[in-house]
Description
Bacterial RNase P class A from a Longimicrobiaceae bacterium, 371 nucleotides, folded computationally.
RNA sequence: GGGGAGGCGAGUGAGGAUCGCGGCGCACCUUGAGUGUGUCGAGGAAAGUCCGAGCUCCGCAGGGCAGGGUGCCGGCUAACGGCCGGGCGCCGCGAGGCGACGGAAAGUGCAACAGAGAGCAAACCGCCGAUGGCUGGGCGACCGGCACAGGCAAGGGUGAAAGGGUGCGGUAAGAGCGCACCGCGGGUCUGGUAACAGGCCUGGCACGGCAAACCCCACCCGGAGCAAGGCCAAGCAGGGAUGAGGGGCGGCCCGCCCCGCUAACAGUCCCGGGUAGGCUGCACGAGGCCAUCGGCAACGGUGGUCCCAGAGAAAUGAUCCCGCCGCCCUUCGGGGCGGAACAGAACUCGGCUUAUUCCGCCUCCUCGCUC
Numbered sequence: 001g002g003g004g005a006g007g008c009g010a011g012u013g014a015g016g017a018u019c020g021c022g023g024c025g026c027a028c029c030u031u032g033a034g035u036g037u038g039u040c041g042a043g044g045a046a047a048g049u050c051c052g053a054g055c056u057c058c059g060c061a062g063g064g065c066a067g068g069g070u071g072c073c074g075g076c077u078a079a080c081g082g083c084c085g086g087g088c089g090c091c092g093c094g095a096g097g098c099g100a101c102g103g104a105a106a107g108u109g110c111a112a113c114a115g116a117g118a119g120c121a122a123a124c125c126g127c128c129g130a131u132g133g134c135u136g137g138g139c140g141a142c143c144g145g146c147a148c149a150g151g152c153a154a155g156g157g158u159g160a161a162a163g164g165g166u167g168c169g170g171u172a173a174g175a176g177c178g179c180a181c182c183g184c185g186g187g188u189c190u191g192g193u194a195a196c197a198g199g200c201c202u203g204g205c206a207c208g209g210c211a212a213a214c215c216c217c218a219c220c221c222g223g224a225g226c227a228a229g230g231c232c233a234a235g236c237a238g239g240g241a242u243g244a245g246g247g248g249c250g251g252c253c254c255g256c257c258c259c260g261c262u263a264a265c266a267g268u269c270c271c272g273g274g275u276a277g278g279c280u281g282c283a284c285g286a287g288g289c290c291a292u293c294g295g296c297a298a299c300g301g302u303g304g305u306c307c308c309a310g311a312g313a314a315a316u317g318a319u320c321c322c323g324c325c326g327c328c329c330u331u332c333g334g335g336g337c338g339g340a341a342c343a344g345a346a347c348u349c350g351g352c353u354u355a356u357u358c359c360g361c362c363u364c365c366u367c368g369c370u371c
Base pairs, nucleotide, nucleotide: 001367002366003365004364005363006362007361008360009359010357012323013322015321016320017319018318019317021041022040023039024038025037026036027035028034029032043342047353048352050351051350052349053348054347055225056224057223058222062254063253064252065251067221068220069219070218071217072086073085074084075083076082087101088099089098090097091096102216103215107214108213109210110209124156125155126152127151128150131149132148133146134145135144136143137142164182165181166180167179168178169177183205184203185202186201187200188199189198190197191196229280230279231278232277238271239270240269241268242267245259246258247257248256287306288305289304290303291302292301293300294299324339325338326337327336328335329334
């Protein structure tokens, strides 16, 4: 210097002036949705609404079934499908990245196409043909030919996958048939909280793959949502049909509770009528910042400090000056240019994901050149 990996910060300023907008407080009188004044007024994602909670109501939600979710281990947390640390596997020269990563010797099932054969394996090409057969030679022991019986699964071919891999021995050819190493199963020991790792002994090798197929195992899950819900105010007119069962009750059952049941009374349906307001929930919270302690970390403890939009079809803006940041020029005094993008609260938090750059920083890897 080139190419990369991981991770942060900032998302211009408690600056000034003028004008403008919204909420709240105060003052004044002209009582108007008036004027003046003070104060506060978007984000790192406020977004998607994908997870998890708080809060609220509904049977305070107890049991079972069904259904859904999560799924290596340990920790963090209010909780999580999030985060941190670790293990294993795969990818990368590497820094690092990715992983629904429990169970296939409980059962059911699936595997298109290709292929001879795809799940109690198979033999298309091929190899062999020791043994038996046929046949030629030899007095004979035996030697040769054929590829008929038959043997084999090494090599080829198909496939995502063909019943361990490599090598040596062995054989007619072969084969865990034998052996060594690797892999795998069983046992045991050591280290580790554990996932797991390593060692030793042992078995010739069985038990192929798929569970984001059913399923099994373990753990978790009631539902609906701030248009939740609470309070107040305002307004209305009844009529008809049906009717013995109906409702609270949420997928179902158990269980619990309520209303009604021979006379127009529960409920249901139809017609008709009324309302379209206010307050609250609602801004002090699993809160922000700083310091310190514990912890590898996520995170937690302690102390200090701060109060930081509130809403309703919906305000949060513009210009100039100064400062700050970046780039360029410089006679080192200074000067010039730029400060964007994505976006935008509406019950509130914790995450994840996605969008975006005027910019800045840190650590590490790798390649080349030079010393």
The coordinates come from a structure-prediction model, not an experiment, and the mean pLDDT is 78.